[in-house]
Molecule: small-subunit ribosomal RNA
Organism: uncultured prokaryote
RNA sequence: AGAGUUUGAUCCUGGCUCAGAACGAACGCUGGCGGCGUGCUUAACACAUGCAAGUCGAGCGCGAAAGCCACCUUCGGGUGGCCGGUAGAGCGGCGAACGGGUGCGUAACACGUGAGUAACCUGCCCUAAGGCUGGGGAUAACUAUUGGAAACGAUAGCUAAUACCGAAUACGUCCACAAUGUCAUGACGAUGUGGAGAAAGGGGGCUUCGGCUCCCACCUUUGGAUGGGCUCGCGGCUCAUUAGCUAGUUGGUGAGGUAAUGGCUCACCAAGGCCGAGAUGAGUAGCUGGUCUGAGAGGACGAUCAGCCACACUGGGACUGAGAUACGGCCCAGACUCCUACGGGAGGCAGCAGUGGGGAAUAUUGCGCAAUGGGGGAAACCCUGACGCAGCAACGCCGCGUGGGUGACGAAGGCCCUUGGGUCGUAAAGCCCUGUCAGUAGGGAAGAAUUCCUUGGUGGUUAAUACCCACUAAGAUUGACGGUACCUACAAAGGAAGCACCGGCUAACUCCGUGCCAGCAGCCGCGGUAAUACGGAGGGUGCGAGCGUUGUUCGGAAUCACUGGGCGUAAAGCGUGCGUAGGCGGCUGUGUAAGUCGGAAGUGAAAUCCGUCGGCUCAACCGACGAACGGCUUUCGAUACUGCAGGACUUGAGUACGGGAGAGGAAAGCGGAAUUCCCAGUGUAGAGGUGAAAUUCGUAGAUAUUGGGAAGAACACCGGUGGCGAAGGCGGCUUUCUGGACCGAUACUGACGCUGAGGCGUGAAAGCGUGGGGAGCAAACAGGAUUAGAUACCCUGGUAGUCCACGCUGUAAACGGUGAGUACUAGGUGUAGGGGGUACCGACCCCCCCUGUGCCGCAGCUAACGCAUUAAGUACUCCGCCUGGGGACUACGGCCGCAAGGCUAAAACUCAAAGGAAUUGACGGGGGCCCGCACAAGCGGUGGAGCAUGUGGAUUAAUUCGACGCAACGCGCAGAACCUUACCUGAGGUUUGACAUCCUGGACCACCCUGGAGACAGAGUUUUCCCACUUCGUGGACCGGGUCACAGGUGCUUGGCAUGGCUGUCGUCAGCUCGUGCCGUGAGGUGUUGGGUUAAGUCCCGCAACGAGCGCAACCCCUAUCUAUAGUUGCCAUCAGGUAAUGCUGGGGACUCUAUAGAGACUGCCGGUGACAAACCGGAGGAAGGUGGGGACGACGUCAAGUCCUCAUGGCCCUUACAUCCAGGGCUACACACGUACUACAAUGGCCGGUACAAUAGGAAGCAAUAUCGCGAGAUGGAGCAAAUCCCCAAAAACCGGUCUCAGUUCAGAUUGGAGUCUGCAACUCGACUCCAUGAAGGAGGAAUCGCUAGUAAUCGCUGAUCAGCAGGCAGCGGUGAAUACGUUCCCGGGCCUUGUACACACCGCCCGUCACACCACGAAAGUUGUUUAUACCAGAAGUGCGUGACCUAACCUUCGGGAGGCAGCCGCCUAAGGUAUGAUUGGUAAUUGGGGUGAAGUCGUAACAAGGUACC
Repeated sequence: AGAGUUUGAUCCUGGCUCAGAACGAACGCUGGCGGCGUGCUUAACACAUGCAAGUCGAGCGCGAAAGCCACCUUCGGGUGGCCGGUAGAGCGGCGAACGGGUGCGUAACACGUGAGUAACCUGCCCUAAGGCUGGGGAUAACUAUUGGAAACGAUAGCUAAUACCGAAUACGUCCACAAUGUCAUGACGAUGUGGAGAAAGGGGGCUUCGGCUCCCACCUUUGGAUGGGCUCGCGGCUCAUUAGCUAGUUGGUGAGGUAAUGGCUCACCAAGGCCGAGAUGAGUAGCUGGUCUGAGAGGACGAUCAGCCACACUGGGACUGAGAUACGGCCCAGACUCCUACGGGAGGCAGCAGUGGGGAAUAUUGCGCAAUGGGGGAAACCCUGACGCAGCAACGCCGCGUGGGUGACGAAGGCCCUUGGGUCGUAAAGCCCUGUCAGUAGGGAAGAAUUCCUUGGUGGUUAAUACCCACUAAGAUUGACGGUACCUACAAAGGAAGCACCGGCUAACUCCGUGCCAGCAGCCGCGGUAAUACGGAGGGUGCGAGCGUUGUUCGGAAUCACUGGGCGUAAAGCGUGCGUAGGCGGCUGUGUAAGUCGGAAGUGAAAUCCGUCGGCUCAACCGACGAACGGCUUUCGAUACUGCAGGACUUGAGUACGGGAGAGGAAAGCGGAAUUCCCAGUGUAGAGGUGAAAUUCGUAGAUAUUGGGAAGAACACCGGUGGCGAAGGCGGCUUUCUGGACCGAUACUGACGCUGAGGCGUGAAAGCGUGGGGAGCAAACAGGAUUAGAUACCCUGGUAGUCCACGCUGUAAACGGUGAGUACUAGGUGUAGGGGGUACCGACCCCCCCUGUGCCGCAGCUAACGCAUUAAGUACUCCGCCUGGGGACUACGGCCGCAAGGCUAAAACUCAAAGGAAUUGACGGGGGCCCGCACAAGCGGUGGAGCAUGUGGAUUAAUUCGACGCAACGCGCAGAACCUUACCUGAGGUUUGACAUCCUGGACCACCCUGGAGACAGAGUUUUCCCACUUCGUGGACCGGGUCACAGGUGCUUGGCAUGGCUGUCGUCAGCUCGUGCCGUGAGGUGUUGGGUUAAGUCCCGCAACGAGCGCAACCCCUAUCUAUAGUUGCCAUCAGGUAAUGCUGGGGACUCUAUAGAGACUGCCGGUGACAAACCGGAGGAAGGUGGGGACGACGUCAAGUCCUCAUGGCCCUUACAUCCAGGGCUACACACGUACUACAAUGGCCGGUACAAUAGGAAGCAAUAUCGCGAGAUGGAGCAAAUCCCCAAAAACCGGUCUCAGUUCAGAUUGGAGUCUGCAACUCGACUCCAUGAAGGAGGAAUCGCUAGUAAUCGCUGAUCAGCAGGCAGCGGUGAAUACGUUCCCGGGCCUUGUACACACCGCCCGUCACACCACGAAAGUUGUUUAUACCAGAAGUGCGUGACCUAACCUUCGGGAGGCAGCCGCCUAAGGUAUGAUUGGUAAUUGGGGUGAAGUCGUAACAAGGUACC
C1' cells in the first nucleotide's frame, strides 16, 4: 500500500466481498512447563449453609456454670476456696454514612472541565486561647410475678456512670436593637444595650492525705486541613413520521423552611417563561480518566484499574447522627419464600465462597491477618471474604522446551511415474554429544519494617533524678504463601506437536474415489466420467502449545468526504418567482478590542500512552524521573483582517429625464376565410371511406353546384433556432388600463446589496363544483373491418370534455434533464432592439459600443459524450438535493383537497449487481452502393403413374452401425447369394487363443477312412531337411508343443463434447491480418475509410500514415492457331509395285496425327469518354480480345459441423468372453411417408429395312477376331495382342425408304406364367440376361419446388472403376445442339459504408404482465390481550411538620393549689400502593383480505429493446 466481482472487451460510477489489528469471548481439534494478568457481557432471577463490623473493663453496674480442693452431712446435699471479677448479656462511648458489590434508574448541573459561594456545613486530626465549679432525679442489667407456640413482652421492686437534668461562671460564640468604617447580595473590623449558651471523668507517680504533677478524655472559642452541600459558563446520544410546551407555570412582595441560595413551600399580585441554534414528547444509555482501531482527523466502546454518580426484593417515609433519607438499621404498603399451636411471626448474597435457574459462556462453600490499609482501644490486642496468598480455566500476553552434530547404499516403506526415474530425504537407522523443562535427592531465600518487651543514652514535663512522653542504640520476637523462588548433584534423548490451508484474491500440486450425486463456498464460483475447488492419500505452505471457526469493533471505505466527494447523461437543481430569519457583503478615516495573534499565571488527580533509566536471568510485568495531556480560566500587550460604534465617498444598487421595440398581462368591441347546420334553386345516382372493404349517407333527391341565413371555435399568408415574459406560457384588428426590460445623456440618494430555511404568490394539460355555451374535434361507448383472437392499430358514428364566468386542484420528460448572484479567461460568423463614427443628396452596404438570441471554435474542464464569455473553464457567496438495485414516486402516521388525489416518507425481505459513456461485432419487417441462374426472361424437369434405389416409420430372434435443414436420404457401399458381416440363432466348437514377440522341438505339406451341417475330432498312410549364409553352427519362412508377460475387441467415450489426421460448409465470397508511426486514459481506431474503377482490398487519385504478409490475379495442366524437331505401331499428297478391295508393299514427311520445345494476346495499336489517372466504350489486325474456354488450387475463421466403423490415439471396460472359428439366417422383410433416379404417357413419335460419322478408356486367372451352332441370351473354338500394331468395337440419335393415324393404341412396359443362358461350391430366401406368352398404372401431373446463360441446357449413345456374377448408381467420353436475360422493385445468399440497439449462447437474441403452484416477510382488519403514560374522581398506610391535647407525667420553679416542659391520644394538610372512568402511546395475536419478494424446464398472449413491425416515454 491494495485486491476480487457488472462487460465480448474498455473507461467511469457504484455497491458487495477479502487481506490487517483487537476481544472479559464462545465452539471444534489438539495440548509439555513457567511468569504476569484476567474470569456471569445473559435473569437488578430466586437463594440452602458459613463467614463479610465491631471494639473499649483505663466510662458503669451486675456477674455465672462445669470442673478441682477443703469442711460439714439427715448421704438427698450444703458451705467455703480456686477457676475468676473469667465467660456472658446489659447501660454508656466511638465506629457502623468507610471499606466491598452492582449499573436498575437517570439525557440530568448526573458526569467532564473551568469558575463562584459576600448563600453554606464539616465528627475524628492539627493549631491557638480559655475552662473542667457545685448539685439533682432516674433507668437497663438484676430480682419477683406474669402473657405468648414463638418472636417478643407486661407489671412491681433495686442500682451505677464519661447516660440524663437544673444552677453558677463567660471569651463579641450566637440572637435582637441602635448607630458606624472598609466593602458590596447575608463579608470583615470596631462600639453600646439586652438576652442566650459549657463541662465528665478515667488511669499512673509522689504525698505530710491538704494536695502537687503527668497522660488520656471532656467543654467554649480561633484558625487550618480534609470532606461535602449549593450555583453558573462550556462540552458529549438518536428520532421532526414528536412542533408547539407550561398554572407553582415565569416574575414580584411577604412569610415559612434549610447548614445554605432559591416557587423549595404557602398567601397575595402581575402575565409571564421555553421553542426551528430543536422546546415538549418518545427511544436508548450510568458519566469520565481511558480502551480498541486509524497516518491523522475521526469511528466504536466505557470489562479489569482509578475518579464521580445512582441503587441495595419493589414503592413510600422519616428517625438517629458531624455526616444517611442508611446494602448486612427502623416504620408502612406490595410481591415472593420460610416457621406456626392459625392467634401471629421471620427474611432480603447487585459483600466472599457456594446452589438452582437462564445461557454459547465465566472459577474454591480454600489459607492468613505475615505484609498494606481500615475500625475500636492509653496500650497489649481484637475485628477485617478490604487485602495478601493459594486453587480452577491455554481466557489473554510473555518466556522456554519437545534435542544438537555427523551420517548416501540416497536403506526399507509410502506416493507419483513418460518405467528412465523422482520425492518424502540427512529425514530415519547407525555413530558421537548436550542436559533446558519435567523426575529424584540435597541445600535454601528476599518479602520483616514496626509495635511490644529487656537493657542503655539524649531530650521534654515536673518540686522530682518518680511516672509519663519523644528520639535513639543493642538484644529478643513475628511468614499465610512455603520447604515456594533459587542453587547443586544424579540418571536418561529418554516423558513432551499439533492445527488450518494448498482454483483466483493468497504462500502452497499430484494421484485415487465420486459423477449437478455426495458435498464445498468469505466474494467470484466449483461438482453433469479425465475435479490442483467435493472425500481420501502422498507431497507442500503457514502458524506453532496452539491452530482454526463463529460473533463483535475499527480499518481498508475519499462508501456521509472538517482534513477529504458529488448533482447535463451514472443517485442528485425545489416547476417558477417575491420575500422573513439566517449566512455573506464596495471604497476611506477614527474609536473599541469581542473574534484573532503574542507573553505570563492557575488548572488540566493518579494510573494509562510516549522517552530515558532501573528491578525480576530475558520478556511480559513492575518502579523512578521526564515529557505530554490538542482544553478551560485569569491577566498583560498587539490592532493587519473580521466584528461593533460613529463619520466621509461613489464605482454596487436605486430614482428622476428623453427615446424607440415587443404574440408581456387584463378588459371591451370589431373583422374575414373555412367547417357544420337550416332554407331555396339547378341537377341525378351515386356519395363517402380504405391496403382492400364494410358499417354510414342517398330516388322521402344525397354527393356536386348557386344564392340566402344561423351558430360556435380558431385566427392561413406575414412567420423567422424572430420577439416578449420569472416560469407556465403568449400570434386577426382596434381602443382603454397596466407590468417589465433596453438605449442615451445629465442630475440626485449614498451600500440602500446578494442569497434565501420556513412563509406567501403563480403554475400546461387532464380532472372536480355551480351556471352558461356547444360549429369542429373527440376519451368512454356503438357499429364495420383486420386477426388464431383484436376489449387495439384502420373506417363510420358519438357523449363527457375542449370554449366562457367564478371557485378548486397543484401536478408534467414543468427539460437547457444544467439553482441564483458577482468577477475574470482567444476568437470567428449570423440574427433582433437601441446608439455612435465615417462618408454622403440620402446610411440599405463600411467601422465601433451596449443589451438579447443562435452556430462554430482555442485554452481549460470532463469517465467519455461533450461544454466552451449564454461554461459543464477559473474563483467567491448563499440555498436546494444525492449516498447500491429491487421492495418504493409504496405502507403507516401527519398536513392539504369536495373527490380524484397531492406533499412528507420508512422497514422487513431479497439480489451481487443495477447503472453511465464509449468500442468491436451481430442483428433490424433501418438507409445507401454492389454482386450471384438470386429474381425476372427462357428451356427442361421434380411433385401425379409404374419400377429402381436410399431414408424414416412400423416389424423382427436379427432386420449390424454411422450420416439428419441448406451442408443426411443412388450418402460411408467403386457393387450384402456364401465370404464380405460388424447383427441374430445354435443342448456348435476353442481358451496364450484366428494374429505378434519369447522358449523349445520338428520339416511341414499332402493323401485316405470314420463321425459331423461344418468348424473340428479320432484313426491311419507317406516323407524323414524347404531356403540362405555356409564360420556346420545358426538365421529365415512353415508346423507342433509350452509358461508367464500378453494377444484380441467394428466394445464404450450415450453431444468426434478428451484428440490427431482427413472432409463438408459459408465460398473461389473478397476478404483476413501484421510491423513501425500517429490518434485515444482505455477497449480500440487509423492503414483497410473517401472519389472513381474492377470479376477481385483489381488498379488509380486523395489521405497520418508508410510498408508488409495470407488471400485475388499470375506462375501449373487441358483445349483453340501457328512454327521447329522427330516419323513407328500412326499418316499417304507425289513416285513405283500389287489386289476383287484395303497404306497391302517399296518408299515418303508434304498433310492429319502423335509428343517435345517454342511462338502467340499485352488494353500492345487507333478513336472517344474520363480528372492529363486507373479504367471503360467502339474499332483495326488476329485462330483467339479484354480473365479466350475449362481444370487443379479454397485466406483469417465459423458451425463443440462429420468421422473413435478407413487409419492413428488418451482414458474407461471385457479376458473360458464384449475374444475367436463354424453352419444357417438377417442386412433384400412391408399398412405407410419422404428424397434421388429410370421408363413413360406418344406422331418432333413407335415399328421395320437400308446407309453413315466418334472420343475417353480397358485387356493375360485378360480382351478375344475370322469361322460354326442357337430365334436369342449364349455355346463351340482360339488367329492375334502385355497393345498408336491385335481385341473389346455394334456407336446411338441423325439420314433415306416403308408402315402405323390419335386409340389406353403397332404408345407404355409393370406384373405374372412357362422355357432357357451365364457366372459361381451354391442363384430357395436373394443374381443378371434371353425367348414365348401376359400387357397394370399412366392421356403432361395440386399446393409447392429444382437445374441451366453456350458448345451451355436439352437429347443420343459409348467407356471405365468396383467386380466370379450383378447398375437404372457413380466417374468419364464424344455426337446432335437451342431459347432467353428489359432490368435489379421484390424472394434467397453475400460484400462495403452508415444508422439504431436493453442483443454478445449475439433475433432460433432479449424480455413484460396476468393466471396456476410452493415458500417468505410485510400492510389492513370485526376483535382480543399486554406495556408505558396522562387527566378527573374515590379511598388513603406509615410518617414529618401545624393545631389540639380535658388522659398521663421523675429532675426545674412553686405561694405546694399548681405551673413550665414532655408525652399518649385526637383533628386536618400532603401522600405510596389500590380502585373507578375517560383518553393517549406502543407491542403480541386474529377469521378474512391486499399488494410485494423468491422459486431449471407450467398457462395465456407479445407490451418494450431494430422504424420491435401503431416510434418510445